[in-house]
This is a predicted structure of a 75-nucleotide RNA (transfer RNA) from an uncultured Bacteroidota bacterium. It matches the Rfam family "tRNA". By type it is a transfer RNA. The sequence was found in a public genome assembly.
């Protein structure tokens, strides 16, 4: 170099074009306990970047980033 696949809350992870982007755990703030711990409740966090394509995009296409694989050359 060529090709393939991947990036979503602090961590994993769901979603298969119309959601208010959802679950766990973890944070914090309040109950409950004498106290911790445990248990509840409730908050806050996210579509990598850019352009397109549609009435509408995290979803689809193209390009760049950055990850990962598989090839090819090579003194």
């Nucleotide at each position: 170099g060529g090709c393939c696949c991947g990036u979503u809350c602090g961590u994993c992870u769901a979603u298969c074009g119309g959601u208010u982007a959802g679950g766990a755990c973890a944070a914090a703030u309040g109950g409950u306990u004498u106290u911790c711990a445990u248990c509840c409740a409730u908050u806050a966090a996210a579509g990598a970047g850019g352009a397109g394509u549609u009435c509408g995009a995290c979803u689809c296409u193209c390009c760049u980033a950055c990850g990962g694989g598989c090839u090819a050359c090579c003194a």